[in-house]
RNA sequence: AGAGUUUGAUCCUGGCUCAGAGCUAACGUUGGCGGCGUGCCUAACACAUGCAAGUCUAAGGUGAUAGUUCGCAAGAAUGUGUAGCCUGGCGCACGGGUGAGUAACACGUGGAUAACCUACCUUAUGGUCUGGGAUAACCUAGGGAAACUUGGGACAAUACCAGAUGAUGUGUCAUGCCCUGCGGGGUGUGCCAUGAAAGACGGAGUAAUCUGUCACCAGAGGAGGGGUCCGCGUCCCAUUAGCUAGUUGGCGGGGUAAAGGCCCACCAAGGCUACGAUGGGUAGCUGGUCUGAGAGGAUGAUCAGCCACACUGGCACUGACACACGGGCCAGACUCCUACGGGAGGCAGCAGUGAGGAAUAUUGCGCAAUGGACGAAAGUCUGACGCAGCGACGCCGCGUGAGGGAUGAAGGCCUUCGGGUUGUAAACCUCUGUAGAAGGGGAAGAAUAAGGUUGGGAGUAACUGCCCAAUCGAUGACGGUACCCUUAAAGUAAGCACCGGCUAACUCCGUGCCAGCAGCCGCGGUAAUACGGAGGGUGCAAACGUUGCUCGGAAUUACUGGGCGUAAAGGGGGCGCAGGCGGAUUGGUAAGUCAGAUGUGAAAGCCCUGGGCUCAACCUAGGAACUGCAUUUGAAACUGCCUGUCUAGAGUUUGAAAGAGGAAAGCGGAAUUCCUGGUGUAGCGGUGAAAUGCGUUGAUAUCAGGAGGAACACCGGUAGCGAAGGCGGCUUUCUGGUUCACAACUGACGCUCAUGCCCGAAAGCGUCGGGUAGCAAACAGGAUUAGAUACCCUGGUAGUCCACGCCCUAAACGAUGAAAACUAGACGUUGGAGGAGUUAACCCCUCCAGUGUCAAAGCUAACGCGUUAAGUUUUCCGCCUGGGGAGUACGGUCGCAAGAUUAAAACUCAAAGGAAUUGACGGGGACCCGCACAAGCGGUGGAGCAUGUGGUUUAAUUCGAUGAUACGCGAAGAACCUUACCUGGGUUUGACAUGGUAGAGAACCUUGCAGAGAUGCGAGGGUGCCUUCGGGAGCUUUAUCACAGGUGCUGCACGGCUGUCGUCAGCUCGUGUCGUGAGAUGUUGGGUUAAGUCCCGCAACGAGCGCAACCCCUGCCUCUAUUUGCCAACAGCUCGGCUGGGAACUCUAGAGGGAUUGCCCCGGUAAACGGGGAUGAAAGAGGGGACGACGUCAAGUCAUCAUGGCCUUUAUAUCCAGGGCUACACACGUGCUACAAUGGACGGUACAAAGGGCUGCAAAACCGCGAGGUGAAGCCAAUCCCAGAAAACCGUUCUCAGUUCAGAUCGCAGUCUGCAACUCGACUGCGUGAAGUCGGAAUCGCUAGUAAUCGCGGAUCAGCAACGCCGCGGUGAAUACGUUCCCGGGUCUUGUACACACCGCCCGUCACACCACGAGGGUCGAAAGGACUGGAAGUAGGUACCUUAACCUUCGGGGGGGGGCUUACCAAGGUUUGUUCGGUGAUUGGGGUGAAGUCGUAACAAGGUG
Repeated sequence: AGAGUUUGAUCCUGGCUCAGAGCUAACGUUGGCGGCGUGCCUAACACAUGCAAGUCUAAGGUGAUAGUUCGCAAGAAUGUGUAGCCUGGCGCACGGGUGAGUAACACGUGGAUAACCUACCUUAUGGUCUGGGAUAACCUAGGGAAACUUGGGACAAUACCAGAUGAUGUGUCAUGCCCUGCGGGGUGUGCCAUGAAAGACGGAGUAAUCUGUCACCAGAGGAGGGGUCCGCGUCCCAUUAGCUAGUUGGCGGGGUAAAGGCCCACCAAGGCUACGAUGGGUAGCUGGUCUGAGAGGAUGAUCAGCCACACUGGCACUGACACACGGGCCAGACUCCUACGGGAGGCAGCAGUGAGGAAUAUUGCGCAAUGGACGAAAGUCUGACGCAGCGACGCCGCGUGAGGGAUGAAGGCCUUCGGGUUGUAAACCUCUGUAGAAGGGGAAGAAUAAGGUUGGGAGUAACUGCCCAAUCGAUGACGGUACCCUUAAAGUAAGCACCGGCUAACUCCGUGCCAGCAGCCGCGGUAAUACGGAGGGUGCAAACGUUGCUCGGAAUUACUGGGCGUAAAGGGGGCGCAGGCGGAUUGGUAAGUCAGAUGUGAAAGCCCUGGGCUCAACCUAGGAACUGCAUUUGAAACUGCCUGUCUAGAGUUUGAAAGAGGAAAGCGGAAUUCCUGGUGUAGCGGUGAAAUGCGUUGAUAUCAGGAGGAACACCGGUAGCGAAGGCGGCUUUCUGGUUCACAACUGACGCUCAUGCCCGAAAGCGUCGGGUAGCAAACAGGAUUAGAUACCCUGGUAGUCCACGCCCUAAACGAUGAAAACUAGACGUUGGAGGAGUUAACCCCUCCAGUGUCAAAGCUAACGCGUUAAGUUUUCCGCCUGGGGAGUACGGUCGCAAGAUUAAAACUCAAAGGAAUUGACGGGGACCCGCACAAGCGGUGGAGCAUGUGGUUUAAUUCGAUGAUACGCGAAGAACCUUACCUGGGUUUGACAUGGUAGAGAACCUUGCAGAGAUGCGAGGGUGCCUUCGGGAGCUUUAUCACAGGUGCUGCACGGCUGUCGUCAGCUCGUGUCGUGAGAUGUUGGGUUAAGUCCCGCAACGAGCGCAACCCCUGCCUCUAUUUGCCAACAGCUCGGCUGGGAACUCUAGAGGGAUUGCCCCGGUAAACGGGGAUGAAAGAGGGGACGACGUCAAGUCAUCAUGGCCUUUAUAUCCAGGGCUACACACGUGCUACAAUGGACGGUACAAAGGGCUGCAAAACCGCGAGGUGAAGCCAAUCCCAGAAAACCGUUCUCAGUUCAGAUCGCAGUCUGCAACUCGACUGCGUGAAGUCGGAAUCGCUAGUAAUCGCGGAUCAGCAACGCCGCGGUGAAUACGUUCCCGGGUCUUGUACACACCGCCCGUCACACCACGAGGGUCGAAAGGACUGGAAGUAGGUACCUUAACCUUCGGGGGGGGGCUUACCAAGGUUUGUUCGGUGAUUGGGGUGAAGUCGUAACAAGGUG
C1' cells in the first nucleotide's frame, strides 16, 4: 500500500466482498509446563446455608457456669469482678456491590459561594463550678404458639436536667477604618441580652492539694470532606412545532447549614422556542479503551474519579454527614413460620443454589502484609484486602531434543514404468538434560509492635508519663513456595486450518447439477488442483479454525477529503423577512486573531529514559505529554464594532429607441360548417384495398344571399419580448420591464435567500353559468386481424372558447440555480451610439446590450463545454450517497374531488448505471456483386416404376447422416458371406498377437461316422533341419498364467479427414502516430477491377496469409521422335496402309513459341482503367480443372483408421445354421420411363471419344426367335477383343385414338451366375396391356459448345436390383431491358436495452409455492397523562378530651412534654376519559422471490403506429 466482482473487451460511476488490528467472548478439534492478568455482557430474576460491622470494663451498673481446693453436709474459697447482660460512647453515611433509573448542572472542564456546613485529625488559646430527678439490665406478677410484650419495685454513670461563670460566639443598636460586583463584605470599639463542660486511669502527698496522659467544653485557624450556583461541552427522531398557571418576575413572609417559587399570601403578565422549546426513543458520565497516518469513528469490562440505586412505591427519625444495601414506619407483590389469633424476610456484599442463556469460577486459607472501625493499650472485628483453587479466556516465556547418518531401507503415494516423492526423515551411532519424576538444601516478603536498656529534650516542686536517637526484642496465610544441587532416562509431551482466483501451498482415487462446498467471484451434469478420502505441500503453533461485534481499508457523509449537462443529484419561475457574505479610505477600539506569563488540566494508562523479577509479559522511579479551560500582560495587519469621508457597485433625473411583454374594448378579411334560393344529375366520400356513411325527399359540383363560432395564411427569420409558464390579424385606451447616449445627483443604499408570499403549459374540477363552426378522449359503426376492447375509415359527446373560482403538476429541458470578476480569436444576426469617406445612397471601422455557429488554452470518464463555460476563482441557496421495494405505505399539511406535497421500513439482488469500442442485427440508409430476380429454355410437384428417408410393423427389420450443409448419403454394388441385428445351437487363454512355466508331438496330407452346421469321436500315411550327441531352433498341440477380444459408450475428451459460408475478397502483423483505455489508423476516401486488382490522395510506411500467377487439360504454330498409329508423293498387291517404302499430313508425346492493353482512336486526373478498331488460332482472366485465407457452425465421423477415459471378460468376446437389413395403411426427397406425329414401328446408309481386359476380354464359325450355348484364333494391348455407337440421314407405314403411344402388373416357358436364386438376382421369349392425354399451391437447373437431347465406357462386382455414381464424345439452341423487388454475399454509414449476438433481448395479467409488509369489524397489553375519588405511614398546624419525674409556685396550679382527635400535603388503590406505542385478527391489497406453466408482444432497429 491494495485486491476480487457489472462488459465480448474498455474507461468511469457505484455498491457488495476480502486481506489488517482488536475482544469480559462463545463454539468445534486438539492440549506439556510456568509467570502475570482476567472471568454472569443474559433475568436490577428468585434465593436454602454460612460468613461480610463492630468495638470500648481505663464511662457506668450487674454478674455467672464448668473445673479445682476445703468441708460430713449446708456451703465457702478459687476460677473471677472473668464470660455474659444492660445503660452509655464512638462507628454503622466508610469500605464492598450493581448500572435499573437518569438526556439532567447527572457528568466533564473552568469559575463563583461577599449565600454555606464540616464528627474524628491538627495548631495555638481559654475553660471544665454547684446541684437535681429518673431509668435499663436485675427482682417480681402477668399475656402470647411464637415474635415479643404489659404492670409493680430497687439502683449508677462520660445518660438526662437546672443553675453559675464566660468570649474574638450569637442577636439588636451606636460608631471608626478598609474593600466592593454598590447588593454588601472584612476588621476594630462601646452598651444590652443570650449562651458551655464529664470524668477515667496513673504519680507525689497524712491530708488539703499538686501533677501527667487520655477524655470533655468554648470560640479562633489549618487540612481534608461536602452542599449550592454559573459559563461551555455532552446521542437519535421535525412523520414531535409550538410549550408553560408556581408558569416568569416583584413585594412580604416561612423554611434550610445555605442563595432561590424551594414553599405560602398578594400584585403584574410574563417566560422558553427553528442557534430546535415541548414530546418520543435510547443511554449511567469521565479518565480512558479499540481502531486509524491523522482528523475522526466505535466503545465506557477489569483499574481510577463522580453520580444513581439497594424487593417495588412513599415517608420521615437519629446524626457532623442519610431520607440510610446487611436501620425504622406504612402500602404493594412475592416467599416462609403459625396453635389461624398473628408474625418473619429482602445476596445489585463473599462464597454458593435454582432459573435464564452460546456463555462466565471455590459454600477455600489468613488477618502474616496494606488499609479501615473501636480501644490508652494489649487486642477484637474486617468475604476490604493478601493468598490459594477452577477455566488455554487473554498476554508473555519455555519445552516436546541436538549432532552425525544414503543401500537414498521398508511402507505409503504418484508414475511417461525409466523413475520421482515422503527423505537425513527413520533405523543406527554419538551427545545433552530445560520442563516433569525422586532425593537433599532453601530465601525475600517482617517493620518505628508491645515492652526492656542507654542517652538527650520540653514541662513539672519532683517523678511516672510525653518527645527524639541508639540498641535488645515476638510475629508468615501463601508454603517447605520461589530458587539451588544431585540421580536416572531421549525416556513422559503436536496439533489445527488451508492448498480455483483474491491468497502462501497439487496430484491421485471416489462421486456425477447427486452428495456436497461457498467470504466474494463461483465450483459439481463421467477425466472436479473448488465436493469426500488419501499422499504431498503451505501457514500458524499449545494452540488452530469458525461465529459474533468494533474500527480500518471506505475519499462509501468527503473539516482534513466528494459531487450534481448525459452516471444518484439544480428547487418550474420570481419577490423577499431572518440568516450568511459584502467596494475604497481616516481615526479609534480590542470581541475574533496572534504572542508571552500564571493557574489548572487527579492518579493510573499512552510515549521516552532508567531500575526490579534469569528474559519477556508484568511491576516500578523520573521525565515528557495531556493539542483544553480560565485569568492576565501585550500586538493591531486582517475580520468585527464605533466614527469621518469617497465613487468604480447599486440607484435616481434628462433625451432617444426597439419589441407576438401584460390587461380591456372595438373592428377586419380568407377558410370550414350550417341554412335559404337558383343551375344540374347520379353518384359522392373514403382507403393499401374496401365498407360503414351521404345521395333521386336531388347529394357531390357550381352560383347568389344569410347565420355562427374558432383561429389569424403570406410577412416569419437558430428574428423580437418576457422571471419562468408563455406571447403572432388590425385600431384605441391603460400598464410593466429593457437598451443606448450625455451630463447631474444619492453615497454601499449591495448579492444570495431556509420558512413565507405571488405567478405557474396541458389535462382536470366547480357554476340549476354562457357558448359550440372546426377538431375530438369516451362511445357507436365499418374494416384489418388468429384475436384487434388498437393503428386506418365514417360518425360523435365531454372538452377545446368566454366569465369567475379551484387544481399546482410536466422531458416545467440548455436535462446546466443566482450574482460578481478574470481568461486567444474568427464568422453571422437584432437594437442603439460614435468615427471616416465633403453631403446623400451605400459600404467600412469602433463601443455597449442581446442572440447563434466554429474554435484556442483549460476542463471532462468520454461525449462534449469553451467570454451566453461544463475554464480559473469568490459568496449564498437547493439537491445526491448501490439497484429493486418506492416517489409507495403510515402519519401530517393542502384540495370539492382527482390528487398534490412531505416521505420510510421489512424483504430482496450483486449488481443497477454513464460514455465510448469492436462485432452482430434492423420490416435503417448508400454503393456493389452472384442464374439472386427479371428475360428465356427444360424440368420437379400429378402417373407407373426404381431408389433413399420418415413413420408404422417386427423376434430382428443393425448402426450412422436430419434446414440450407441428411434423404440414388457412408453403401464403387445386403441371396450365403458381407453383417455389426434376431432366433436357436456351441466354445472360454479364446477366431487373432506376444511372452512365461510344464507336458506331448515334426509340420503336414488323405479319409470314415454322428450332426443343420459349428463341433465331436475315430482311421491311415508322414518322422524333417542344425549338433561339440548333452542338446538347440522352428512348427503343431494340451494344461496353466500374464493377457487377448469388443462395429460396447462418449465426435460435448481427441488426432486425422470432410461438409458449409465460399473461389466470397477478405483476414492479419511489425514499426510509427492518435486515444487514459478497449481500440483506431494502415484496410477509410476519389476512381477502377472478377478481385484489399491497380492508380491517385492520405500519419502512415512496409510486410504476411488469401486474389492473381506458377501446375494440369483444351484451343494455334514450330522443332524433335516414328511403332502397333498415319499415307502426300513412288512402287507392288489378294484392293484391306495389305506390303515395300515414306516422315510430308493426322495422331501420338516430349520440348518450345504464342497474348503483353504490345499498336491506333476516344474517354479519364499527365494515372489506374474503360469503350471502339486493327492484328491474330486465340484480345483484354481465351475455355475448363486442381488449388479453399483468418475463422464460423461444441457441424459430421469413436462404424474407415488412430486414440484418452469408462464399461464388459463362461460375455457386450468368439464359432455356426436359419432368418432379418428387401416388411407396408401412409408421408417426403432424388431419379428413370412416359403421356406421343419435332413421334412410334420396319428396312437401309453414316460419323466418335474415352476406357477396360489373364481367376480376364474373347473374334471367326456353327446352334438357338432370343437371353445364350458350343467353340477356340488373337491379345499382358495405339497391334487382339469388349465394340453393331445412338440420335442423324434415306425410304415405307401408322393419322390423333388411351392408339401400331406408354409400358406397369400378372401368367407361362426359358437363359446365365452361383454350394444355393422360396423369402430375395438379372436377363430372354410369348402372352397380358394398369395409371398416364403435359400435371394445384409451390419449386429446381442452366448464360455457350452451355441448356436440351443422343448414345458409349468404367469402378464396385461370381451374379445383380445401375434407371445410381464417375467419365466420354455426337447433335446443338433461346434470352439477359435492367437491378425496383425475393434470396445470399461484400464495403461504408446509422440506431441498438443484442454479445449464446434477432432462432437475440424483454413486458404485463393470470395460475402455483414461499417470504416480509400495509389496511382491517375488533381484541389484548404497555406507557405517560387529564378529571374525580381515595387517603396508610409521616411531617407541620390546631386542639374542646386524656395524661405527665426534673423547673417555677401563692401548693390551687402553671410552664413544658406526651397520647388522642382534627386540618393541610401526600403513596398505593378505585372510577372515568381521551392520547401514544406494541401484539394479535376472519378477510383483503399490492410487493418480492422461485430451470423449463398460460395468454399475448408493450419496449430495444424507423421494434414494424418514433